Predicted 3D model of a 350-nucleotide part of an RNA (small-subunit ribosomal RNA, central domain) from a metagenome. Model confidence (mean pLDDT): 88 of 100. RNAcentral holds the full RNA, with entries from SILVA.

Context: one part of a larger RNA
RNA sequence: CUGGGCUUAAAGCGCAUGUAGGCGGACAGUUAUGUGUCCUGUGGAAUCCCACGGCUUAACCGUGGAAUUGCGGGGCAAACUGAUUGUCUUGAGGCCGGUAGGGGUGUGUGGAACUCUUGGUGGAGCGGUGAAAUGCGUAGAUAUCAAGAGGAACGCCAAUGGUGAAAACAGCACACUGGGCCGGUUCUGACGCUGAGAUGCGAAAGCGUGGGGAGCAAACAGGAUUAGAUACCCUGGUAGUCCACGCCGUAAACGAUGCCUACUAGGUCGCAGGAGUUCUGACACUUUUGCGGCCGAAGCAAAAGUGUUAAGUAGGCCGCCUGGGGAGUACGGUCGCAAGGCUAAAACUC
Numbered sequence: 001c002u003g004g005g006c007u008u009a010a011a012g013c014g015c016a017u018g019u020a021g022g023c024g025g026a027c028a029g030u031u032a033u034g035u036g037u038c039c040u041g042u043g044g045a046a047u048c049c050c051a052c053g054g055c056u057u058a059a060c061c062g063u064g065g066a067a068u069u070g071c072g073g074g075g076c077a078a079a080c081u082g083a084u085u086g087u088c089u090u091g092a093g094g095c096c097g098g099u100a101g102g103g104g105u106g107u108g109u110g111g112a113a114c115u116c117u118u119g120g121u122g123g124a125g126c127g128g129u130g131a132a133a134u135g136c137g138u139a140g141a142u143a144u145c146a147a148g149a150g151g152a153a154c155g156c157c158a159a160u161g162g163u164g165a166a167a168a169c170a171g172c173a174c175a176c177u178g179g180g181c182c183g184g185u186u187c188u189g190a191c192g193c194u195g196a197g198a199u200g201c202g203a204a205a206g207c208g209u210g211g212g213g214a215g216c217a218a219a220c221a222g223g224a225u226u227a228g229a230u231a232c233c234c235u236g237g238u239a240g241u242c243c244a245c246g247c248c249g250u251a252a253a254c255g256a257u258g259c260c261u262a263c264u265a266g267g268u269c270g271c272a273g274g275a276g277u278u279c280u281g282a283c284a285c286u287u288u289u290g291c292g293g294c295c296g297a298a299g300c301a302a303a304a305g306u307g308u309u310a311a312g313u314a315g316g317c318c319g320c321c322u323g324g325g326g327a328g329u330a331c332g333g334u335c336g337c338a339a340g341g342c343u344a345a346a347a348c349u350c
Stems, first nucleotide, its partner, number of pairs: 004321003007304002012318001014201004021194003025088007034080001035077008049065006091191001092188003095184005103177007110154001114150008125136002162169002206247006215241002220236004258317006266295012299306002323350003332343004
């Protein structure tokens, strides 16, 4: 002097609850676990190091010292850590009063559209494309009117907006139910933070059993296009998409950014509240709390950028990374009905 990183270079578990563990607010007393200091025992010899000496030197050898950073016993100290006792309220939680919301589950219900069925009108086309054709239609289609059936999705409001841990959540009503925010100094009195294992939730697709099936639509069939066209375009169309129960457990599960706490210029917009001023009907103005965006000081960063919603300054805990390919593969284990998931190499090669 140095003692790495994880937005985009390799790297934040998809998300949460929580066990062990790690870490932990203020004041005072006691203790003496860690800690400090002193004394003492031990720490074999040789070696290493220092001094002196012996072989003509050296290697080597002899004598003395130091060192042996450790462990045991005893005395003392009490700031910090621990233990224990008492007290406290600012962290955390409870209670009371308000409040916004597509938060969740169940039941019921509504209109528009669509398809089908029946009947009326009508009479030659419709549909589709870049252009066509397959297809539908005189057994009366398309169009139009009326009635009926069915399933799925909820236009406008709607937003850069809201809620939720994430996945996700939107017609309307009711029932049950979770969480948040604001106000009150009303209660408990550190009850806290994180979280290896573990447990729960977890889009779409997929799987099992039973329903349902309007539209859409993998597969599949046909028509086109084309040199070909196992595609793009068109006409059809089955799983599936929907419901109930049970599996699966993965996504560019993304803010590609783990959670918690504290601190560090501002400006502006939105959502949900509180307080005050003016006026009183609101608007308006000021201030304050929570949440969601944009722009930016300092700082940080390789830069892009980020910037009180940090990627700034610090602390606590967890997860993860260590050249590219081989490979998220093989083998083994474990979970799964299966598909496959999780864990996870090496040879070799550049």